[in-house]
Context: one part of a larger RNA
Molecule: small-subunit ribosomal RNA, 5' domain
Organism: uncultured rumen bacterium
RNA sequence: GGACGAACGCUGGCGGCGUGCUUAACACAUGCAAGUCGAACGGGGCGAAGAAGAGCUUGCUCUUCCUAGCCUAGUGGCAAACGGGUGAGUAACGCGUAGGCAACCUGCCCUUCAGAUGGGGACAACAUUUCGAAAGGAAUGCUAAUACCGAAUGAAGUACAUUGGCCGCAUGGCCGAUGCACCAAAGGCCGGGCAACCGGUCACUGAAGGAUGGGCCUGCGUCUGAUUAGCUAGUUGGUGGGGUAACGGCCCACCAAGGCGACGAUCAGUAGCCGGUCUGAGAGGAUGAACGGCCACAUUGGGACUGAGACACGGCCCAAACUCCUACGGGAGGCAGCAGUGGGGAAUCUUCCGCAAUGGGCGAAAGCCUGACGGAGCAACGCCGCGUGAGUGAAGAAGGUUUUCGGAUCGUAAAGCUCUGUUGUCAGGGACGAGAGACUUGAUCAGGAAAUGGGUCAAGGAGGACGGUACCUGGCGAGAAAGCCACGGCUAACUACGUGCCAGCAGCCGCGGUAAUACGUAGGUGGCGAGCGUUGUCC
Numbered sequence: 001g002g003a004c005g006a007a008c009g010c011u012g013g014c015g016g017c018g019u020g021c022u023u024a025a026c027a028c029a030u031g032c033a034a035g036u037c038g039a040a041c042g043g044g045g046c047g048a049a050g051a052a053g054a055g056c057u058u059g060c061u062c063u064u065c066c067u068a069g070c071c072u073a074g075u076g077g078c079a080a081a082c083g084g085g086u087g088a089g090u091a092a093c094g095c096g097u098a099g100g101c102a103a104c105c106u107g108c109c110c111u112u113c114a115g116a117u118g119g120g121g122a123c124a125a126c127a128u129u130u131c132g133a134a135a136g137g138a139a140u141g142c143u144a145a146u147a148c149c150g151a152a153u154g155a156a157g158u159a160c161a162u163u164g165g166c167c168g169c170a171u172g173g174c175c176g177a178u179g180c181a182c183c184a185a186a187g188g189c190c191g192g193g194c195a196a197c198c199g200g201u202c203a204c205u206g207a208a209g210g211a212u213g214g215g216c217c218u219g220c221g222u223c224u225g226a227u228u229a230g231c232u233a234g235u236u237g238g239u240g241g242g243g244u245a246a247c248g249g250c251c252c253a254c255c256a257a258g259g260c261g262a263c264g265a266u267c268a269g270u271a272g273c274c275g276g277u278c279u280g281a282g283a284g285g286a287u288g289a290a291c292g293g294c295c296a297c298a299u300u301g302g303g304a305c306u307g308a309g310a311c312a313c314g315g316c317c318c319a320a321a322c323u324c325c326u327a328c329g330g331g332a333g334g335c336a337g338c339a340g341u342g343g344g345g346a347a348u349c350u351u352c353c354g355c356a357a358u359g360g361g362c363g364a365a366a367g368c369c370u371g372a373c374g375g376a377g378c379a380a381c382g383c384c385g386c387g388u389g390a391g392u393g394a395a396g397a398a399g400g401u402u403u404u405c406g407g408a409u410c411g412u413a414a415a416g417c418u419c420u421g422u423u424g425u426c427a428g429g430g431a432c433g434a435g436a437g438a439c440u441u442g443a444u445c446a447g448g449a450a451a452u453g454g455g456u457c458a459a460g461g462a463g464g465a466c467g468g469u470a471c472c473u474g475g476c477g478a479g480a481a482a483g484c485c486a487c488g489g490c491u492a493a494c495u496a497c498g499u500g501c502c503a504g505c506a507g508c509c510g511c512g513g514u515a516a517u518a519c520g521u522a523g524g525u526g527g528c529g530a531g532c533g534u535u536g537u538c539c
Base pairs, nucleotide, nucleotide: 001539002538003537004536006535007534008533009532010531013386014385015384016383017382018381019379020378021344026342027341028340030339031338032337035078036077037076040075041074043072044071045070046069050065051064052063053062054061055060056059085297086296087295094222095221096220097219098218099217100216101215104214105213109210110209111208112207113206114205115204117151119149120148126141127140128139129138130137131136157182158181160179161178162177163176164175165174166173167172187202188201189200190199191198192197223269224268225267230260231259232258235257236256237255238254239253240252241251242250272294273293274292275291276287277286278285279284299320300319301318302317303316322333323332324331325330350376352375353374354373358372359370360369361368362367389419390418391417392416399410400409401408402407423480424476425475426474427473428472429471433466439460440459441458442457443456444455445454483528484527485526486525487524488509489508490507494523495522496521497520498519504511505510
């Protein structure tokens, strides 16, 4: 000198864009943060229109039935493994980089091929009874499905046996043929039709391929300490098995005695890693806030279940600590999600608005949900921009300071005069972000017996949290907007008074003991400026 997620002191007008618990991975009141589908299913509730009946005031009221439609506790499906947070642990194939898998998986999505036949038995909801203070159960009975379970089919697939061809990088891989064994499914809605049935669309099943996402392995790199020198028993390897999507001491039985280490094993300390960021001419050094990628974690420790995917932040079970409820028998909870509270600390924000946009989940869609996100609020915390007026104005006014008492200086500075209107304030107008998709109408194309439906094109068309904000126009008005630090040398900037080794200053050298440009105040001056200085840390 530069930099900062900064803090502190004094001061403080505005805007844009960013950033904001670095400490206690401390404890948490309250609200919200993951739902959705009635076009999978049986119930339940409401219920226009219609029909029937009753009352009568003769055109109203009530009751019953039935239907369109709406809502939904439960069964079922998908999602909840994403998104969001934090950095405790981890010195590790965790991360980075370059490769490998002839050792693997992949829901939803895309392409292709083939299929979807025919049955069965339950369990919720519900009803009745019942236990418990509650949380929550129990028994009996009934019922539906795209829930569950057999059977049929079985191309392809998988396992085994026999066998042909081709190839490689060691194990080996690929393409076939034959035999044998095993394995699947589900419907919903819409249209045509009297119906059987046919068609459309979304789902369903099997297989192959793709895409995406993951899993595993390896080379190299990845902090400090030798005042840590030896470490290791599933340890190192083999055989056989188990397990996994898959290789593997991953696990197990047996066998062998190996394996690592001064090229630093082991142990101890510290630490999430990277793209990047800061600095520097560079080499390098330091760092890993925000944003992006990967990893790990979700009160602490352990475990599995479901599932394509978890060993699962807002799921389950067990143990522990803590908090809460209790009828003392027993139960409930987990903010390192968004706000917010206490505590710790030098220190870090609103219990805000909206799903309008982008993205995500579900749904045929309308739509619903979304503290992701988009915005607003607070904070000079940072960067950038703007303003606090401009021109003129010498009687060099008054006043302050100083003086050798002549003057000098603040100083064109002020006043005065002439303007401007950024900002401000008031009033009026007033956005971009909204393009699509869905829907309606029409045309056209392929398929189809036709219709519905699908593709393409054209027209119509509602919808904005921010926000009456930005912006624009007009009126008023110099009015409402400057401080901080320094002035001995380094280092730009000097005098007076007070003090008298006192009070104090200080980054270093050093000032102060009666003429202090170094302390304090004043005037002046210098520097920066909505900031200025100090402290801390890095280069």